The prediction has a mean pLDDT of 82.
The part of an RNA shown here (large-subunit ribosomal RNA, domain I) has 541 nucleotides and comes from a Bacteroidales bacterium.
Context: one part of a larger RNA
RNA sequence: AGCGCAUGGUGAAUGCCUUGGCUCUCAGAGGCGAUGAAGGACGUGACAAGCUGCGAUAAGCAACGGGGAGGAGCAAAUAUCCGAUAUAUCCGUUGAUUUCCGAAUGGGGCAACCCACUACGUUGAAGGCGUAGUAUUCCGCUUAGGCGGAAAGCAAACCCGGAGAACUGAAACAUCUUAGUACCCGGAGGAAAAUAAAACAAAAGUGAUUCCCUUAGUAGUGGCGAUCGAACGGGGAAUAGCCCAAACCGAUAACGUUUUGGCGUUGUCGGGGUUGAAGGACCAGUGAUAUUAUAUUGAAUACGAAAUGGAAUAUGUCUGGAAAGUCAGACCAUAGAAGGUGAAAGUCCUGUACAUGUAAGUAUUAAAUGUAUAAUUGGUAUCCUGAGUAGGUCGGGACACGAGAAAUCCUGACUGAAUCUGCCGGGACCAUCCGGUAAGGCUAAAUACUUCUGAGAGACCGAUAGUGAACCAGUACCGUGAGGGAAAGGUGAAAAGUACCCCGAACAGGGGAGUGAAAUAGUACCUGAAACCGUGCGCUU
Numbered sequence: 001a002g003c004g005c006a007u008g009g010u011g012a013a014u015g016c017c018u019u020g021g022c023u024c025u026c027a028g029a030g031g032c033g034a035u036g037a038a039g040g041a042c043g044u045g046a047c048a049a050g051c052u053g054c055g056a057u058a059a060g061c062a063a064c065g066g067g068g069a070g071g072a073g074c075a076a077a078u079a080u081c082c083g084a085u086a087u088a089u090c091c092g093u094u095g096a097u098u099u100c101c102g103a104a105u106g107g108g109g110c111a112a113c114c115c116a117c118u119a120c121g122u123u124g125a126a127g128g129c130g131u132a133g134u135a136u137u138c139c140g141c142u143u144a145g146g147c148g149g150a151a152a153g154c155a156a157a158c159c160c161g162g163a164g165a166a167c168u169g170a171a172a173c174a175u176c177u178u179a180g181u182a183c184c185c186g187g188a189g190g191a192a193a194a195u196a197a198a199a200c201a202a203a204a205g206u207g208a209u210u211c212c213c214u215u216a217g218u219a220g221u222g223g224c225g226a227u228c229g230a231a232c233g234g235g236g237a238a239u240a241g242c243c244c245a246a247a248c249c250g251a252u253a254a255c256g257u258u259u260u261g262g263c264g265u266u267g268u269c270g271g272g273g274u275u276g277a278a279g280g281a282c283c284a285g286u287g288a289u290a291u292u293a294u295a296u297u298g299a300a301u302a303c304g305a306a307a308u309g310g311a312a313u314a315u316g317u318c319u320g321g322a323a324a325g326u327c328a329g330a331c332c333a334u335a336g337a338a339g340g341u342g343a344a345a346g347u348c349c350u351g352u353a354c355a356u357g358u359a360a361g362u363a364u365u366a367a368a369u370g371u372a373u374a375a376u377u378g379g380u381a382u383c384c385u386g387a388g389u390a391g392g393u394c395g396g397g398a399c400a401c402g403a404g405a406a407a408u409c410c411u412g413a414c415u416g417a418a419u420c421u422g423c424c425g426g427g428a429c430c431a432u433c434c435g436g437u438a439a440g441g442c443u444a445a446a447u448a449c450u451u452c453u454g455a456g457a458g459a460c461c462g463a464u465a466g467u468g469a470a471c472c473a474g475u476a477c478c479g480u481g482a483g484g485g486a487a488a489g490g491u492g493a494a495a496a497g498u499a500c501c502c503c504g505a506a507c508a509g510g511g512g513a514g515u516g517a518a519a520u521a522g523u524a525c526c527u528g529a530a531a532c533c534g535u536g537c538g539c540u541u
Base pairs, nucleotide, nucleotide: 001540002539003538004537005536006535007534008533009532015526016490017489020461021460022458023457024456025455026454027453028452029450030449031154032153039101040100041099042055043054044053046078050074051073061095062094063093064092065091066090070082071081072080106115107114108113116134117133118132119131120130121129122128136151137150138149139148140147141146158189159187160186161185162184169176173223199206200205210237211236212235213234214233220228241442242441243440244386248271249270250269251268252267253266254265255264256263257262276420278385279384280383281382282379283378284377285376286375292372293371294370295369296368297367299365300364301363302362303361307356308355309354313329315328316327318325330347331346332336338350339349340348391415392414393413394412395411396410397409398408401427422437423436424435425434426433477484478483497525500512501511502510503509
């Protein structure tokens, strides 16, 4: 030195564990904010650095309700207190307080700071101090001085609108694709948007919208490349329909005109009226107080906070440090979900099934009161039925459809109708036929999403995994900044966390002793592989 055996150090794999994650389900909630939010700064404890809570009333104050023998958060120590049968701690609900910054709003500012003005108060003046007010925009009112109201800012996704890429694919690339995606801006709601046929269809019919399955990767579109890609129809989910403008009538204000009786124009308000077998106005009649919706009030019922009750082994044996294990016996079960307890517990604890309980509040029901709303016949052909609109031309865009034979929809420019004997559509266009009635508006449900709350689930992870984060993590640290971004879990059943002695310079470390089932479980703590480094013994050289 090598090999082997044994035994250590180091090291952290592995195993086991789970406080944390991940993905969902069912419910709830779907907003907060000038009554000052989200988010922070600084304070606040007997001692107090951090976290948590709270705000100069500062780990808290009050009321009501619950609960009850122990309490003063994490937090184990000391001190000082509180409470013990009902005013402790604690839990729930409702209030009070709530510094400074922040939309930040009196002005300013390098956020958490500086400096004002007006009124009132404080001791008469000045200074100081205290309280209240003093930003901007819009709307309404106004005695024209102001007064009152609203907005703003934040927030995970979902939604609507505006604006809008490129990498990429086409095996290059330009039309095309990626994609109306990403990103940016505006706006809203618990959903949003869409919605009550100027719709589809086709000789038969359907009857608002939305969503799902299908039709169908079909018809089509397409440097007919890459691609893109419907609808009718069928089956489901859910269903709900309405209101104006106008004609006409009336009131009223201003103006015009006037023969001073009025009339006209314009505006405002009320009635009327709302559609395609056209309807309404108008004229002449009929009929009726029904029905539906909504608000308020008190009532009943249900749900609803903290909570309450809630069965059955104090059995013996064995092993063990410990019994929930073993063996023998017993019991409950609308409860054998789960977790904990010194190993594996239906019957030990918390619970579970089931039952009970009420405040704020929510819902339903019926009642009362108030408000709003309605029908129908005949006649007539005088009036009304949404105009810079429909349509056209040019240029864009949307439609599955790239200008195409290109209908339909939107519109930047220029034009520009008809008025029910009207007008639009049915994929160029024309006729017939059929369907509808544009140029005003509202509308629940079925649908989308989850920052958040509760309950639950998993052929999801188990500490290099699972969130970046199981741990004081968006922390430490890096960067001028935008931004980037870790590592780090486990003693034991219980700290019983090693009194006392010794070695040592020692508050290092260790040896005894003691605790413990175990200390090769000693806080550098479960298990403790390998690499790597030793020690002892054997063999070989």